Annotation
Transfer RNA from Oppiella nova, 73 nucleotides, folded computationally. NCBI's taxonomy places the organism under Eukaryota, Protostomia, Ecdysozoa, Arachnida, Oppiella. The sequence is in RNAcentral, with records from Rfam. It matches the Rfam family "tRNA". It is annotated as a transfer RNA.
[in-house]
RNA sequence: GCUUCAUUUGCGUAGUGGUCAUCGCGUUUGCUUCGUAAGCGAAAGGUCGUGGGUUCAAAUCCCACAUGAAGCU
Numbered sequence: 001g002c003u004u005c006a007u008u009u010g011c012g013u014a015g016u017g018g019u020c021a022u023c024g025c026g027u028u029u030g031c032u033u034c035g036u037a038a039g040c041g042a043a044a045g046g047u048c049g050u051g052g053g054u055u056c057a058a059a060u061c062c063c064a065c066a067u068g069a070a071g072c073u
Stems, first nucleotide, its partner, number of pairs: 001072007010025003018056001027043005049065005
């Protein structure tokens, strides 16, 4: 230098262009207990890496860039 892949809540993840973006762990909180853990219930937390484009409508399609990984020379 070239090619491919990845980027979604604190962490790990699902999501075939259309309703409120999914689940687990974690956090907070309620119930339960003499108390703690466990168990059960609830809540908060996402401008879907950045900037453009296509479209009535984009996490999803296209382009550039950033970061990371793998391969080729």